This is a predicted structure of a 72-nucleotide RNA (Fluoride riboswitch aptamer (crcB RNA motif)) from Methanocella sp. PtaU1.Bin125.
RNA sequence: CCUUCAACGGGCGAUGAAGCUCGCCCUGGCUAACAGCAAAACCGCCGCAAGGCUGAUAGCUUCUGUUUUAUU
Numbered sequence: 001c002c003u004u005c006a007a008c009g010g011g012c013g014a015u016g017a018a019g020c021u022c023g024c025c026c027u028g029g030c031u032a033a034c035a036g037c038a039a040a041a042c043c044g045c046c047g048c049a050a051g052g053c054u055g056a057u058a059g060c061u062u063c064u065g066u067u068u069u070a071u072u
Base pairs, nucleotide, nucleotide: 009026010025011024012023013022016063017062018061019060020059021058027038029037030036031035044053045052046051
């Protein structure tokens, strides 16, 4: 100097929240450094276009919002 692995911690997984589980990312970053900024993971599908389609989950459960049907 480079690469890989582990631990801890943080972040992310097409519309909100919580629990559990799964997956992914985390620079040996930058600055004026008790802080701030950037990077990565991530940011749905069809269609040349016009336009069209599914879904509050990554998965399960619950709550909330929206929509449809039935009952009172």